[in-house]
RNA sequence: GAGGGUGUAGCUCAGCGGCAGAGCACGCGCUUAGCAUGCACGAGGUCCUGAGUUCAAUCCCCAGCACCUUCA
Numbered sequence: 001g002a003g004g005g006u007g008u009a010g011c012u013c014a015g016c017g018g019c020a021g022a023g024c025a026c027g028c029g030c031u032u033a034g035c036a037u038g039c040a041c042g043a044g045g046u047c048c049u050g051a052g053u054u055c056a057a058u059c060c061c062c063a064g065c066a067c068c069u070u071c072a
Stems, first nucleotide, its partner, number of pairs: 001071007010024004018055001026042002029039002048064003052060001
């Protein structure tokens, strides 16, 4: 320098046009003599940034940023 991939909750990730989710972690409650486990509930998000298309964008197009990777 060129190509490809990834970016979503504290962490690991799903969701590929129409209400933003799961597991773990966190908080509270039940259970226990108590702890662990289990069960139930809750909180937590500028969906990397900007612009475009669309009635509607996490999702599609374009540009940029960060990281990973291949080639030179």